The prediction has a mean pLDDT of 81. Predicted 3D model of a 76-nucleotide RNA (transfer RNA) from Chryseosolibacter histidini. The sequence was found in a public genome assembly. NCBI's taxonomy places the organism under Bacteria, Pseudomonadati, Bacteroidota, Chryseotaleaceae, Chryseosolibacter.
RNA sequence: GCCUCGUUGGUGAAACGGCAAACACAACAGACUUAGAAUCUGGGAACUGGGGGUUCGAAUCCCUCACGAGGCACCA
Numbered sequence: 001g002c003c004u005c006g007u008u009g010g011u012g013a014a015a016c017g018g019c020a021a022a023c024a025c026a027a028c029a030g031a032c033u034u035a036g037a038a039u040c041u042g043g044g045a046a047c048u049g050g051g052g053g054u055u056c057g058a059a060u061c062c063c064u065c066a067c068g069a070g071g072c073a074c075c076a
Stems, first nucleotide, its partner, number of pairs: 001072007010025003018056001028042004049065005
């Protein structure tokens, strides 16, 4: 330098053009307990790596940039 894949809450992870994002864990609050742990209950928290474009509508499609992983090439 080229190619492929990826970037979404605190963490993992789903959604693959149509309610601005399921679920699990963590955290927090409550119940329980003498107090904790465990267990049960509950409501929050991400406008999806940055920018631009397409579209009535974008996490999703396109362009570009950044970062990460893998592969290839260069290193006469």